[in-house]
RNA sequence: GGGGCGGUAGCUCAGUGGUCAGAGCAGCCGACUCAUAAUCGGCCAUGCGUGGGUUCGAUCCCCACCCGCCCCA
Numbered sequence: 001g002g003g004g005c006g007g008u009a010g011c012u013c014a015g016u017g018g019u020c021a022g023a024g025c026a027g028c029c030g031a032c033u034c035a036u037a038a039u040c041g042g043c044c045a046u047g048c049g050u051g052g053g054u055u056c057g058a059u060c061c062c063c064a065c066c067c068g069c070c071c072c073a
Stems, first nucleotide, its partner, number of pairs: 001072007010025004018056001027043005049065005
C1' cells in the first nucleotide's frame, strides 16, 4: 500500500429500513436464611465509532475517515 471482518450498556453479544434498541453477566434494592452463597422479584444502563449522503423514515443501505484484528504485498 491492497483486501476481509469488526466497533451497539461497565463486560460478552443479539438486532439488519419503521413505533420500545434488547439479552446474559456485572451493579443496586428487596424476599428467603441465624448469616453468607444459591434461588426468586424489582430497579438500573442519557449505549449504535465520527462526518456526510440516500430515504417519508437509518443501528441497518452508500461514501469518506478513525480505531482494533486477520490475510496479501

Record summary
Predicted 3D model of a 73-nucleotide RNA (transfer RNA) from an Actinomycetota bacterium. NCBI's taxonomy places the organism under Bacteria, Bacillati, Actinomycetota. Its Rfam family is "tRNA". It is annotated as a transfer RNA. RNAcentral holds the sequence, with entries from ENA.